[in-house]
Order: sequence, then C1' cells, then structure tokens
RNA sequence: GCCGAUGUGGCGAAAUGGUAUACGCACCUGACUCAAAAUCAGACGCUGAGAGGCAUACCGGUUCGAGUCCGGUCAUCGGCA
Repeated sequence: GCCGAUGUGGCGAAAUGGUAUACGCACCUGACUCAAAAUCAGACGCUGAGAGGCAUACCGGUUCGAGUCCGGUCAUCGGCA
C1' cells in the first nucleotide's frame, strides 16, 4: 500500500429495515441472617423538576421508518504484498 472482519449499557451479548439495549454478569436498594455468604424481590443508558429530548465508534446519505442498507472517516484484529 491492497483486501477483509469487528465496533451496541460498567462488562459479555441478542436484535430479519418496524418499541434500541432481550438475556447473563457486575454495581445499587430491600427481604432473609446474630452477622455474612447463598437465595429471593426490586431498580439499573444520558439529560431534564416534569412533559419530553438524545444515544448502537464518528460524519453524511437512502427510506414513512436505519444498530441493520449505501458512502466517507477513526480504532482494533486478521490476510496479502
């Protein structure tokens, strides 16, 4: 230099163009216990008093509608030279 794959909560990860984050782990709150572990229940993206707004690496495009399709950029990994 060329080609390809991947990028989604704190972490792992699901999602056929139709409610973004199912499910698991962690963290938080509560129950249980003398206390703890285990177990059970609840809550858990960001912002906002709320209504709402925003968010799938970043910037654009297509579409009524994009994490998903298209173009570009960045990062990581792999292959070729």
This is a predicted structure of an 81-nucleotide RNA (transfer RNA) from an Oscillospiraceae bacterium. Rfam family: tRNA. It is annotated as a transfer RNA. Rfam's curators write: Transfer RNA (tRNA) molecules are approximately 80 nucleotides in length. Its mean pLDDT, the model's own confidence on a scale to 100, is 83.